A computed fold for a 74-nucleotide RNA from Candidatus Daviesbacteria bacterium RIFCSPHIGHO2_01_FULL_40_11, annotated as transfer RNA. The RNAcentral record of the sequence draws on ENA.
RNA sequence: GAGCGGUUAGCUCAGCUGGCUAGAGCGCAGCAUUGACAUUGCUGAGGUCGCUGGUUCAAAUCCAGCACCGCUCA
Numbered sequence: 001g002a003g004c005g006g007u008u009a010g011c012u013c014a015g016c017u018g019g020c021u022a023g024a025g026c027g028c029a030g031c032a033u034u035g036a037c038a039u040u041g042c043u044g045a046g047g048u049c050g051c052u053g054g055u056u057c058a059a060a061u062c063c064a065g066c067a068c069c070g071c072u073c074a
Stems, first nucleotide, its partner, number of pairs: 001073007010026004019057001028044005050066005
């Protein structure tokens, strides 16, 4: 330098056939339960969907460029 894959909540990931209000598990906080802890149940907080621009009535999703990570080739 070239090709391919990836980047979404604190962590691991789904969603990528454009359209409900962006989700799950774990973790975190509160409440209930207990003598207390753990477990369990309920409730809740937490996101510029890597960045910039474009297409569209509408973009996490499509397009372009850039950044970072991984694999392969040279």